Context: one part of a larger RNA
RNA sequence: GCCUACGAGUUACUCUUCACUGGCAAGGUUAAUCCCGUUGACGGGAGGAGCCGAAGCGAAAGCGAGUCUGAAUAGGGCGCAUAGUCAGUGGAGGUAGACGCGAAACCUUGUGAUCUACCCUUGGCCAGGUUGAAGUCUCGGUAACACGAGAUGGAGGACCGAACUGGUAAACGUUGAAAAGUUUUCGGAUGAGCUGAGGGUAGGGGUGAAAGGCUAAUCAAACUGGGAAAUAGCUCGUACUCCCCGAAAUGUUUUUAGGAACAGCCUCGAGGUUAAGUAUUACAGAGGUAGAGCUACCGAUUGGACUAGGGGGCUUCACCGCCUACCAAAUCCUGACGAACUCCGAAUACUGUAAUAUAUACUCGGGAGUGAGCCCAUGGGUGCUAAGGUCCUUGGGCGAGAGGGAAAGAACCCAGACCAACAGCUAAGGUCCCCAAAUGUAUGUUAAGUUGAUCUAACGUGGUCCGAUUGCAUUGACAGCUAGGAUGUUUGCUUGGAAGCAGCAAUUCAUUUAAAGAGUGCGUAACAGCUCACUAGUCGAGCGAUUGGGCGUGGAUAAUACUCGGGCAUUAAACAUACUACCGAAGCUUUGGACAUAGUAAUAUGUGGUAGGGGAGCAUUCCAACGACACAGAAGGUAUAGCUUGAGCUGUGCUGGAGUUUUUGGAAAAGCAAAUGUAGGC
Numbered sequence: 001g002c003c004u005a006c007g008a009g010u011u012a013c014u015c016u017u018c019a020c021u022g023g024c025a026a027g028g029u030u031a032a033u034c035c036c037g038u039u040g041a042c043g044g045g046a047g048g049a050g051c052c053g054a055a056g057c058g059a060a061a062g063c064g065a066g067u068c069u070g071a072a073u074a075g076g077g078c079g080c081a082u083a084g085u086c087a088g089u090g091g092a093g094g095u096a097g098a099c100g101c102g103a104a105a106c107c108u109u110g111u112g113a114u115c116u117a118c119c120c121u122u123g124g125c126c127a128g129g130u131u132g133a134a135g136u137c138u139c140g141g142u143a144a145c146a147c148g149a150g151a152u153g154g155a156g157g158a159c160c161g162a163a164c165u166g167g168u169a170a171a172c173g174u175u176g177a178a179a180a181g182u183u184u185u186c187g188g189a190u191g192a193g194c195u196g197a198g199g200g201u202a203g204g205g206g207u208g209a210a211a212g213g214c215u216a217a218u219c220a221a222a223c224u225g226g227g228a229a230a231u232a233g234c235u236c237g238u239a240c241u242c243c244c245c246g247a248a249a250u251g252u253u254u255u256u257a258g259g260a261a262c263a264g265c266c267u268c269g270a271g272g273u274u275a276a277g278u279a280u281u282a283c284a285g286a287g288g289u290a291g292a293g294c295u296a297c298c299g300a301u302u303g304g305a306c307u308a309g310g311g312g313g314c315u316u317c318a319c320c321g322c323c324u325a326c327c328a329a330a331u332c333c334u335g336a337c338g339a340a341c342u343c344c345g346a347a348u349a350c351u352g353u354a355a356u357a358u359a360u361a362c363u364c365g366g367g368a369g370u371g372a373g374c375c376c377a378u379g380g381g382u383g384c385u386a387a388g389g390u391c392c393u394u395g396g397g398c399g400a401g402a403g404g405g406a407a408a409g410a411a412c413c414c415a416g417a418c419c420a421a422c423a424g425c426u427a428a429g430g431u432c433c434c435c436a437a438a439u440g441u442a443u444g445u446u447a448a449g450u451u452g453a454u455c456u457a458a459c460g461u462g463g464u465c466c467g468a469u470u471g472c473a474u475u476g477a478c479a480g481c482u483a484g485g486a487u488g489u490u491u492g493c494u495u496g497g498a499a500g501c502a503g504c505a506a507u508u509c510a511u512u513u514a515a516a517g518a519g520u521g522c523g524u525a526a527c528a529g530c531u532c533a534c535u536a537g538u539c540g541a542g543c544g545a546u547u548g549g550g551c552g553u554g555g556a557u558a559a560u561a562c563u564c565g566g567g568c569a570u571u572a573a574a575c576a577u578a579c580u581a582c583c584g585a586a587g588c589u590u591u592g593g594a595c596a597u598a599g600u601a602a603u604a605u606g607u608g609g610u611a612g613g614g615g616a617g618c619a620u621u622c623c624a625a626c627g628a629c630a631c632a633g634a635a636g637g638u639a640u641a642g643c644u645u646g647a648g649c650u651g652u653g654c655u656g657g658a659g660u661u662u663u664u665g666g667a668a669a670a671g672c673a674a675a676u677g678u679a680g681g682c
Base pairs, nucleotide, nucleotide: 001682002681003680004679005678006677011096012095013094015093016092017091018090019089020088021087022086023085024084027052028051029050033046034045035044036043037042056063057062066078067077068076069075099237100236102234106227107226108225110223111222117201118200119199120198121197122196123195124194125193126191128160129159130158131156135152136151137150138149139148140147164188165187166186169184170183171182172181203219205215206214207213240617241616242615243614244613245612250263251262252261253260254259264370265369266367267366268365269364270363271362277358278357279356280355281354282353283352284351285350291344292342293341298338299337303333304332305331307328309327310326311324312323313322314321373398374397375396376395377394379392380391381390382389403414404413405412418593419592420591421590423589424588425587429583430582431581432567433566434565438580440579441578442577443576444575445574446573451569459554460553461552463551464550465549466548467547468546469545470544471543472542480538481537482536483535484534486511487510488509491505492504493503517532521530522529594607595606596605597604598603618671620668621667622666623665624664625663627661628660629659636655637654638653639652640651641650642649643648
């Protein structure tokens, strides 16, 4: 992992409540117990004790269809104009283990020191080698001691190192040879040493050279039995079918936040009225949002004018006075702003009435689930006008929604799946191939594979297309080429120099001219030189300036392949405009069928669905009754066929070899894929 078997809403309580069915009914009903019958289960009878109901109100005395409050005959509160009760079945609740499995723990009776910790008693063990304390002796030495030297001696939680004991480091081992080992290495090895046997200390207790260590492979409180099915607002699991409806993830409160109570939303049943509901339209309302506005208030605010006051400066002995690119109230002009500003002010939404359309709405009662929501669009708060962020409004979707499109995708776009069909039409989206349908028609732009990953900006662009305004031009424009581009004069000043070209000044003049600046830019120390403006010739047709728009282009950076889903495409791309055809879904239609609701019928409408409510059935085991089948072959097994909803049922062949079962009722140990489910097998 698979297979087979087992495996979870049960039972009791004359407890509560509701529904349905039946009996009796202002009543209903017996309990224990007794008697009779029966093999028994049980049936019949007696038994009225008790319980529920028929009357309530008040704290009570009490009164009573009323009563309480009250001074009240008022007002108000609760009542009265009746339907109950017993039994059965079902839903739900309560009490019990109460759908099943699951703690860590708590209490209590005992059992353990054959492991291990410490202690007691009594035994045992420690190769070999090294070092050489005290003491003693001899000699030296001293007045005598002291002291020194040499011998002797054999101390030590002494040294090296086997047994023994430990367990330092590494490797191996890690479904091991082993639930702690092996190999190499290493510490101690006469001591606080190691060890045998016997004995002692026991669970909030022991023992501990102390690590929360050890106390029988178990220790921050051992193990065994019991309380005990502890409790678990937690996790997991909870078994056949079809039909009808179908949520919620919100509000308030909560030692509450992943739980609950009440309300909201779902379902089932019942009810009655003046149809209350919903949608659209019309009319009538209340309002201060969007917008707008502000010499209409409040607050904030740009520039200017005017002008108090202040600062600074000048002047003055002082006063006065003057100036001011400074600060600035008031006033005026001007610009512009506000969720907590408003002289104003919508659309929607909301309220009411009416009409039309549709079919709800409300109340009572039984049963729930939900109370983690999420995404998209919209108006906002918060945040950084960040977030697949967070908190609200309104709408849609997912949740609980399949189908088509977006390559792939919960939520985007289209569209709501009862079943069947080798029928048709469309939606979104598409029509070169993958891939169903246009290599469609007409006119342009784009040349970047832009298009064509996702998004891309500021700022650039003599890429190209379409405009607008304006100037020049056959009396010859624009570009090129040829020639000229002069004189007073080196203008004046400045300067060492300044001659068109360092700088300053100048009504920057005048002359000759076709034209030529007291000079556009190089250049020189200063000149020189080159060039431009300007003019003529040549040439022969458009040439400039400003500006708007379209599509491009640079800006533009990610790691195996340039990747639009791919191939690929200059259209089979994008944009602008017009047109025709086709494809395309579980949408719509057609044909046939099933079911639900309404209806006499014809027919009409409907049939996605998680939590959840309601309804109808299938199968299993046993019981009762009437039957049926079976050795001419029951159950079971196996193979196969049929059955227009399914659980399932039925037929036939083979096997098997003795029981089985329809129908109508009844009763349940009544359906498995899951629970790291239990047992067995493979």